[in-house]
A computed fold for a 1525-nucleotide part of an RNA from an uncultured Pelagibacteraceae bacterium, annotated as large-subunit ribosomal RNA, half A. The sequence was found in a public genome assembly. Its mean pLDDT, the model's own confidence on a scale to 100, is 82. It matches the Rfam family "Bacterial large subunit ribosomal RNA".

Context: one part of a larger RNA
RNA sequence: GGCGUGUGGCGGAUGCCUUGGCACUAAAAGACGACGAAGGACGUGGUAUACUGCGAUAAGUUUCGGGGAGCUGUAUGCAAGUUUUGAUCCGAAAAUAUCCGAAUGGGGAAACCCUACACUUUAUGUGUAACUUCAAAUUGAAUACAUAGAUUUGAAGAGAUAACCUGGAGAACUGAAACAUCUAAGUAACCAGAGGAAAAGAAAUCAAUUGAGAUUCCGUAAGUAGUGGCGAGCGAAAGCGGAAUAGGCCAGUAAUGAGAUUAAGAAAACUUGAGUAGUUUGGAAAAGCUAACCAAAGAAGGUGAUAGUCCUGUAGAGGCAAAGCUUAAUUUCAUUCUUGAGUAAAGCGGGACACGUGAAAUCUUGCUCGAAUAUAGGGGGACCACCCUCUAAGCCUAAAUACUCUUUAGUGACCGAUAGUGAACUAGUACCGUGAGGGAAAGGUGAAAAGAACCCCUAUUAGGGGAGUGAAAUAGAACCUGAAACUGCAUGCCUACAAUCAGUCGAAGCUCUUUUUAGAGUGACGGCGUACCUUUUGUAUAAUGGGUCAGUGACUUAAUUUAUAAAGCAAGCUUAUGCCAUCUAGGUGUAGGCGCAGCGAAAGCAAGUCUUAAUAGGGCGAUUAGUUUUAUGAAUUAGACCCGAAAACGAAUGAGCUUACCAUGAGCAGGUUGAAUGCAAGGUAACACUUGCUGGAGGACCGAACCAGUUGACGUUGAAAAGUCUUUGGAUGACUUGUGGUAAGGGGUGAAAGGCCAACCAAAUUCGUAGAUAGCUGGUUUUCCGCGAAAACUAUUUAGGUAGUGCGAUGAGUAAAUAUAUAUUUAGAGGUAGAGCACUAAAUGGGCUAGGGGGAAGAGAUUCUUACCAAACCUAAUAAAACUCCGAAUGCUAAAUAUAGUUCCUCAUCAGACAGACUGUGGGUGCUAAGGUCCAUGGUCGAGAGGGAAAAAGCCCAGACCACCAGAUAAGGUCCCGAAAUUAUGAUUAAGUGUGAAAGGAUGUGGAAAUUCCUUAACAGCCGGGAGGUUGGCUUAGAAGCAGCCAUCCUUUAAAGAUAGCGUAACAGCUCACCGGUCUAAUAGAGUUUCUGCGCCGAAGAUGUAACGGGGCUAAAAUCAUAUACCGAAUCUGUGGGUUUAUAAAACUUUAAGUUUUAUAAGCGGUAGCGGAACGUUCUGUAAGCCUGCAAAGGAAUACCCGUGAGGGAUUCUGGAGGUAUCAGAAGUGCGAAUGCUGACAUAAGUAACGAUAAAUAAAGUGAAAAACUUUAUCGCCGAAAAUCCAAGGGUUUCUGCGCAAGGUUAAUCCGCGCAGAGUUAGUCGGCCCCUAAGGCGAGGGCGAAAGCCGUAGUCGAUGGAAAUAAGGUUAAUAUUCCUUAACCUGAUGGUAGUGACGAAUUUCAUAAGUUGUGAAUUCUUAAUGGAUUGAAUUUGCAGUGAAGAAGUUCCGGGAAAUAGCUCCAUCAUUAAGACCGUACCCUAAACCGACACAGGUGGAUUAAUAGAGUAUAUUUAGGCGCUU
Repeated sequence: GGCGUGUGGCGGAUGCCUUGGCACUAAAAGACGACGAAGGACGUGGUAUACUGCGAUAAGUUUCGGGGAGCUGUAUGCAAGUUUUGAUCCGAAAAUAUCCGAAUGGGGAAACCCUACACUUUAUGUGUAACUUCAAAUUGAAUACAUAGAUUUGAAGAGAUAACCUGGAGAACUGAAACAUCUAAGUAACCAGAGGAAAAGAAAUCAAUUGAGAUUCCGUAAGUAGUGGCGAGCGAAAGCGGAAUAGGCCAGUAAUGAGAUUAAGAAAACUUGAGUAGUUUGGAAAAGCUAACCAAAGAAGGUGAUAGUCCUGUAGAGGCAAAGCUUAAUUUCAUUCUUGAGUAAAGCGGGACACGUGAAAUCUUGCUCGAAUAUAGGGGGACCACCCUCUAAGCCUAAAUACUCUUUAGUGACCGAUAGUGAACUAGUACCGUGAGGGAAAGGUGAAAAGAACCCCUAUUAGGGGAGUGAAAUAGAACCUGAAACUGCAUGCCUACAAUCAGUCGAAGCUCUUUUUAGAGUGACGGCGUACCUUUUGUAUAAUGGGUCAGUGACUUAAUUUAUAAAGCAAGCUUAUGCCAUCUAGGUGUAGGCGCAGCGAAAGCAAGUCUUAAUAGGGCGAUUAGUUUUAUGAAUUAGACCCGAAAACGAAUGAGCUUACCAUGAGCAGGUUGAAUGCAAGGUAACACUUGCUGGAGGACCGAACCAGUUGACGUUGAAAAGUCUUUGGAUGACUUGUGGUAAGGGGUGAAAGGCCAACCAAAUUCGUAGAUAGCUGGUUUUCCGCGAAAACUAUUUAGGUAGUGCGAUGAGUAAAUAUAUAUUUAGAGGUAGAGCACUAAAUGGGCUAGGGGGAAGAGAUUCUUACCAAACCUAAUAAAACUCCGAAUGCUAAAUAUAGUUCCUCAUCAGACAGACUGUGGGUGCUAAGGUCCAUGGUCGAGAGGGAAAAAGCCCAGACCACCAGAUAAGGUCCCGAAAUUAUGAUUAAGUGUGAAAGGAUGUGGAAAUUCCUUAACAGCCGGGAGGUUGGCUUAGAAGCAGCCAUCCUUUAAAGAUAGCGUAACAGCUCACCGGUCUAAUAGAGUUUCUGCGCCGAAGAUGUAACGGGGCUAAAAUCAUAUACCGAAUCUGUGGGUUUAUAAAACUUUAAGUUUUAUAAGCGGUAGCGGAACGUUCUGUAAGCCUGCAAAGGAAUACCCGUGAGGGAUUCUGGAGGUAUCAGAAGUGCGAAUGCUGACAUAAGUAACGAUAAAUAAAGUGAAAAACUUUAUCGCCGAAAAUCCAAGGGUUUCUGCGCAAGGUUAAUCCGCGCAGAGUUAGUCGGCCCCUAAGGCGAGGGCGAAAGCCGUAGUCGAUGGAAAUAAGGUUAAUAUUCCUUAACCUGAUGGUAGUGACGAAUUUCAUAAGUUGUGAAUUCUUAAUGGAUUGAAUUUGCAGUGAAGAAGUUCCGGGAAAUAGCUCCAUCAUUAAGACCGUACCCUAAACCGACACAGGUGGAUUAAUAGAGUAUAUUUAGGCGCUU
């Protein structure tokens, strides 16, 4: 370390439970609000965090009623009270009811700020004061009357509200397999308004010659008539059956509304309300047993287990005051508008009607026109006539109908904590987002807290061990049960030479003992053996998906149709809405539906009819079975098996980021350059011009702050969701920045990049339409049995989809032959393979020969010639998928016979499939390339296991129902791995060929054939010869056999080339051909050619032999041939068993698609798919039954039993209260996968990291413990900050004490952490108040479908204007606020003129505080009180520097407003008052914005010394830090 066992931890499944939900039923109600609502904020308790209640009368006050002993809410405790003089509590009616909110005195950033008037008890009081409409009254302009307008009084309205309702306005996705009319849909969302209902409504209606008689709703008519790119779809009405019924008014009758009175009734809290004992077990009795009782009460809940008789209750009975409610009666008051003209109709353009402009009636109306008026008018689907019917252009009207935010009572084959609401619990909470908005997790001790006194360990209020409680503490608060993953401890067996999809088959050893004719655990060693799912032609695949476990997770429901099965009735079957009811039953109800008759376009006729002039013929029919319900399969419409888009549209929310603009404020160290102008001099007729000085311009220069972001590196699970370091650009400008505001989504903004609009913009975000759609991908959960495909054709905006056909399944039928399959025989049609050249087309040589071309001759005609081209013909030889004088084999057709026995075929219902792969054969294409591609025809795989080919989808053998330690075989094998021949006979191979390969090459070797030479001596070797003319001629410097050209003869010979090769400058020289000898005589072979078997060379690759599977093999273990034996598979046989079908027989019964048994025969591989039969889960009836504290469910385990299996029992332990047989029924009914969802736990891993490299060290203290806390000392860092003070923002972080679980990236005694207590003091600081800017709102007003938009008067709105304080002291924490001292400001009304009142750049002047230098005086100091020196402090002189301020200069871009305030004048008032809010603390940061105690970001003010131009830089002061390992 592995397997097993035991025992724990972690974890929170399972079971049981339910306080909470869900869906309905029956009633009620649909309330509220200016008499201040809904909804909130803030308060309120002795102690008080949240919820509940309540409101300064504040968990409450008053009265009446009920009730009768305790009570002070959830929520304990402590404290303090109250109550029989009747509390708490319940019901009814009152009082009070802060502030916000329609919000209403004005304002406003909701819960706040600021007013006026009246009254009065003078206080911290009460009341009134919005707008609009209507009414009335009083007034009243321009303008005489009048009107507009104004004022007053009274009434009403306003807002909220789940769904339902009416109206206004109105999408898109989607469907149409695209899309535009159409659809979705008048839907969603938006807006206005009303009511408990709304709307509609008493015919200018229908109908059809009969008639009906307002409206609404249900059933039906009917998916009919229609409408419709006549596509997708849309889709009536009359009539009939029901529910409910109701009619009225417009001038005096009736109706309606309101009030009052009387009577009756209902109704609250509440009251009464029968009936049990004993015994056993047990912690407990309600359980068991025995014996009783009640029942108008045996609903339900509780009580220590399951209770009619214990408690609350239940059936039944009763019930008061006041006010209110309902009904009825009586009475009073109020209201109403005279019969309908800019109407009907018409024209143009729309909309609604089921009806899309259509023949389009009817209704409605934006524009234009425009009647009649009962002797008239509208309608009856264009229109006209006749007929019928009704009377528009006025109004009201209950019920039947729709819905449920809500109340009461009840029900459930609804859920039971990942379920059921998002929410069983402090839930619309925590948390996220600027906002609209999004949105969790989280239940259980026990009967009773009896919640563990006391002791011990320990730093300990952590944790644990005893003791005690309890039935139980492994029920101990992290608490019922307590599974799995994961992780410990202990232990039996095994394990360190071994190659492992981890199992399976065999098997020794060791250990143990159970239910012992024996088993359990482990497993040395051996054989075989590459997970699962999905998708695929095909996956171990290195293609997809899953870290593991637990829970959860996908074919449903409704309507319609069709088929099958079952049941009822049957030429009939059946009801729907509704009604009754003893209410899941049943009864009633016949409107309607289907069927009983068809044919035809129809009129129509009818067992026939249509066609036709007619007959005939023919087409379609007739000779009968349906219908209703239930279940199942399938289809259609709906989200329709589940999950998944990118998008489209609607309404809202965002400019706190960023873009642009508007208003008002702020900022830019220092240095440099030196424009114009001006002045002076020169110069000119005068200018011009030149020089100097002055001057201080500039989208000027250098360079900090500030803004930006160029280079490089780092960082990349960062310190940081964009930064750091280094470097760089701009830095008085088109500059940067604060505060407030404006612009909004097909829109904005944009010095323009498709940039930016809150960390992803070619159309933001949120919610909704919405479960959009997805011909696409993924996933889709128990078992057994039977059959079993396809990857083809045709069509397709079609090619990865779909439909019909072919192929499958199930059922029914025809049917025993004239169906079908196979085989044999016979008879046929045909034009392929082959063959051929007779046709067609191609094509070669020769001959012959027209024609043409070339050449020659000729004056020309013409003739001759030709190794030129060439028709026809002849001859020889080719050749074709689109040639055939010919022509098979197979196949096809028919018949007969044999075998099989319905397999064929027909009909009905249900599919799947239309990506195929390789291999053999015949072809196309390609290169007679491809594991290529396309056909045809077989096979296998697909969907097929087994044996062989080392391994292997497609090759060879062979088709697996199960079992066997039986037998025979196939392919293939028999030396070892490896089962079986080291078998036999005969050959071959020498190459390890076998055990990879071509052209080509080679005296390898075996066989066969042909041929040549040879005893007149072959072949090879050796010895010798290999000559002469001649150095042939030519050429050449030379050329003599042998540079080259020409010729290549003759002679001697046994033979010898005018030379085959080497060689020389040229000769020479050496060989060869050729000849003789030898061998060689007692001896026989030598060569060439062809065919053929087996070998050799040709033969170079990458990790390693590596091209027999390995060892290895040579008269074989190679190859060829022959022979015998054996091995070898899931084949075949044998034995036993299962199951299906068929046949036959028997028995039984409920007589049926029945059950059982036996025999025989045949079958039983299987993906998509079809069919059949079962198991299990939850719930219902059975069940007031049965099991159960002597132990249910659940959990853990087993070596036991049953079933083919899913599964079912039994036993032991745990557990501690429920479970449920059987037969039926109903489903949220079965998980391993969906990068599924939720939770828990692993792995990586004790690994990376611990966030600026400004730095620590020591001692002491505290403490259980100190690197980090405190103190001290030393060291280091910042110092235009890393110091100090404000604004924004935050909100107690401030200070003190106590503490250390969690937070702090480590420890912690410490803390910005926890607990408790304390702390913020203002006439002068800031706000409020006064004033106004941009901008907002906005009485009247204008505009607009509505919502609303604009805007006058006004009113708000700071970033601006505007009265006033300083110094010192003080606290743990506040101070311009307290204290001390010393100051200062503020009235009201009116008037007039001012002021308020303003740019940028630049220059100069001046000084305050301060500061630097340098003097003076005084004091102190350096060991003494003396002296000198040094140093320090205070006061002060001079010089430099130095805000606000003042005064100039220059320039063009010409530089807020105010009815405030201030100045002045007049009048009045007079002595006090100065309220309210903020004030702690952080604020370049550990407290703000960045998810963090985050190297980032954040506006303003002060800002010392030395060096230096400087706020650069370096070092330091004050001060602060050393950055939490």